RNAcentral holds the sequence, with entries from ENA and MGnify. Predicted 3D model of a 74-nucleotide RNA (transfer RNA) from a Nevskiaceae bacterium. Rfam family: tRNA. By type it is a transfer RNA. About the family: Transfer RNA (tRNA) molecules are approximately 80 nucleotides in length. The prediction has a mean pLDDT of 80.
[in-house]
RNA sequence: GGGCGACUAGCUCAGUUGGUUAGAGCGCCGUCCUGAUAAGACGGAGGUCUCAGGUUCGAAUCCUGAGUCGCCCA
Numbered sequence: 001g002g003g004c005g006a007c008u009a010g011c012u013c014a015g016u017u018g019g020u021u022a023g024a025g026c027g028c029c030g031u032c033c034u035g036a037u038a039a040g041a042c043g044g045a046g047g048u049c050u051c052a053g054g055u056u057c058g059a060a061u062c063c064u065g066a067g068u069c070g071c072c073c074a
Stems, first nucleotide, its partner, number of pairs: 001073007010026004019057001028044005050066005
């Protein structure tokens, strides 16, 4: 220098050919239970979907550029 892939909650990930509420598990907080803890039950908080543009009535999803990380080639 060239090519490919990933980026969604604190962590690991899902998101079905663009469609009305953005989710799961673990973790965190509260209540119940217990002599107390763990386990268990119930409830809750937490997100600019990496960033900036574009297309569209509508974008996490499509297009362009940028960034970070990883792999390959030279």